The part of an RNA shown here (small-subunit ribosomal RNA, central domain) has 346 nucleotides and comes from a Candidatus Omnitrophota bacterium.
The sequence was found in a public genome assembly.
Its mean pLDDT, the model's own confidence on a scale to 100, is 91.
NCBI's taxonomy places the organism under Bacteria, Pseudomonadati, Candidatus Omnitrophota.
[in-house]
Context: one part of a larger RNA
Formats: sequence, structure tokens, C1' cells
RNA sequence: UUGGGUGUAAAGGGUUUGUAGGUGGCCAGUCAAGUCGAAUGUGAAAUCCCUUGGCUCAACCAAGGAACUGCGUUCGAAACCGCCUGGCUUGAGCGACGGAGAGGAGAAUGGAAUUCCCGGUGUAACAGUGAAAUGUGUAGAUAUCGGGAGGAACACCAGUAGCGAAGGCGAUUCUCUGGACGUCCGCUGACACUGAAAAACGAAAGGUAGGGGAGCAAACAGGAUUAGAUACCCUGGUAGUCCUACCCGUAAACGAUGUGCACUAGGUGUCGGGCCGCAAGGCUCGGUGCCGCAGAUAACUCGUUAAGUGCACCACCUGGGGAGUACGGUCACAAGACUGAAACUC
Repeated sequence: UUGGGUGUAAAGGGUUUGUAGGUGGCCAGUCAAGUCGAAUGUGAAAUCCCUUGGCUCAACCAAGGAACUGCGUUCGAAACCGCCUGGCUUGAGCGACGGAGAGGAGAAUGGAAUUCCCGGUGUAACAGUGAAAUGUGUAGAUAUCGGGAGGAACACCAGUAGCGAAGGCGAUUCUCUGGACGUCCGCUGACACUGAAAAACGAAAGGUAGGGGAGCAAACAGGAUUAGAUACCCUGGUAGUCCUACCCGUAAACGAUGUGCACUAGGUGUCGGGCCGCAAGGCUCGGUGCCGCAGAUAACUCGUUAAGUGCACCACCUGGGGAGUACGGUCACAAGACUGAAACUC
């Protein structure tokens, strides 16, 4: 291992594409592998069960019967499953038209602000804190005006708004490019769902090489605080943060909720489209929120965006600690990642 489960108790893989496999719409026909029926052979004996009998009974023993739920062969059935053939359009895909969007990549451009440099004005403070000090400043700072350099991020718009498979995406313009949605119902005709393995993508931090470096800031230094203060606070400050190429492959990668399809009251916002309407508004398709019926739930809560009712497939759980450790293996430049025990103990 059956079973029962996986929002919060142990448990949904970070995400997607997709191979094998599993599963698969409606109608008609063929076959008969699965399935069902019948016959027949076999299914050793003993055992178990039933009926008798033998030891004074029983255990035990003997005889007969039944059974041995299985397998083989033959004949038959054709609803279901399956093979094959033909057809269908509602699943799926394509086409035409349309509008929405921080979806992705590249290039160019812009303004505000911080810092630094040059010049003018100007004088003694500035900065910082709970209070201070370290720090900056008469070699002229802070403040203010003008000019310049450079990097990073894009206030307002901004919205339980939008887009994306997830990670994630927010100034403007251009180029290239992916997806979704609506309307028409024109085309194909089940082409579908899921998906072990595999592949691709995958925040931040980290790594290699070369650039870049304004602000911020691990480490580090100093000043405070304190009994101490390897911290919290302050003054500085290097990796890093940014760009290019490559690697890493992990997160509370969360809705802590796998994907797809169908069914099961509604109400009220909002985003995109269509139809009707003069308008108010109504209907409808697709998203995104709140409330709530039935139902579910240990409760909290979920409730047509289900955690309800079902089906298909995958992943995972099986007391706490030991332990996401050891060992082995695979991968990685490394850091480490993935896979992943046991003794012992409660």
C1' cells in the first nucleotide's frame, strides 16, 4: 500500500509548455479484446463446511456430499468499454472586424529632487539627538542666486484600477513583439483535459568578468547609551544596490487554497466590450471586490472567483524531536541547491 486527508491542525510542486501514461462530446454501423451467459475440462490428497458412522462422550478418526469463489476450451449476447468505418457541431481551434491594458524587448528624450564642482552675495555657525558627542565651518561652511557634472528613481495621475503563467510590471515617445477580451457565427470537425520524466521562465541576496557609482547602505571605524552594548540612536563608510554577458534556482515564490470541465439563490460596487434606450438606466459576455441563500466547516470562515455538489489527471501528508541533519548520488565556480534516512528519545 486499503482508507482518510492537504486555507489556518502533517500535507498543493514557485510557474508554465509539454513527452509517455491516465481520462475523454453527440449519432449510426461492423468486429468481439474487455464484459455477461451457457456447456465442458481442470481446480491432487488432506484442511474448512454439511450428513452419517467408529472409539462409553469429546477431542480425534473414517465414509459420502458440497465447496475449492480460479484457469483453459467451445458456443452465444452486443447494452456498456474498446478496435475499425462513416457522419455531426455544442468541446477545442482558426478566420474577419473592434476596442482596453504599468504584458515583454530595444532605442531616444524629459522635468523635479539629492550629491559634488565653479562663480556671486553673505557671516558664524551648521549638522545631529531624548539629551549629547563624534562630524562640517573664519583656508569662509550652513543659507541664497547663477552656471556645470553625474548617477539612480520616475511625485501628482493612482483606483480592494489594469496587464502577465508565475516571478513581476508604473515618466514620455518611437520601433519590434506575446497574450487575453468582445462582436460576427464564416471555416476545421473531438483536433480535447491532465501531465511522471524533460525543458523554459523564475523576487531579493549571492557569484564571475568588464563598466558605472549620485543617493542609500551589510561589513568596518568613530561618537553616544549601558553594569556591559560586538545592538537599538548619531557621524562617516566599503561591498552591494545600477548597466552588459553569464551563473545560481531559492522565498511567508501566499489566496499559506494544483489544473480543467459541469452543476448549485441572489444583492451591491468597479474595469473592458456588445445590444437596447433621448436620457436615467436595463440586458448580456469576460475580469476584479464586498455582502450573502442552500450547502460545507472543529471553528474561524468559504459561499457561481467555493473551502458547496460531481468527474478527470497530477503533486503531496501519515505523531513530536533527532532533521531538511548524516551518508550516497546529481547539479553548481563557490555559496549551496535537489533527493533524503537511521540509531536514540518523548